[in-house]
RNA sequence: GCCCUUGUAGCUCAGUCGGUAGAGCACAUCCUUGGUAAGGAUGAGGUCGGCGGUUCAAGUCCGCUCGAGGGCU
Numbered sequence: 001g002c003c004c005u006u007g008u009a010g011c012u013c014a015g016u017c018g019g020u021a022g023a024g025c026a027c028a029u030c031c032u033u034g035g036u037a038a039g040g041a042u043g044a045g046g047u048c049g050g051c052g053g054u055u056c057a058a059g060u061c062c063g064c065u066c067g068a069g070g071g072c073u
Base pairs, nucleotide, nucleotide: 001072002071003070004069005068006067007066010025011024012023013022019056027043028042029041030040031039049065050064051063052062053061
């Protein structure tokens, strides 16, 4: 220099052929217990790395860019 993969909640990850984002763990409150743990109920938490474009509509498609991992010369 070129190519590929990847970036979504505090963490690990889903998200179909584009249709207004979910799970597990963790966290908060409550129930249960003599008190913990375990278990149960409820809840909070992300405008999806950034910018721009296409579209009625973008996590998803396109371009540029940043970070991480890998490959080639």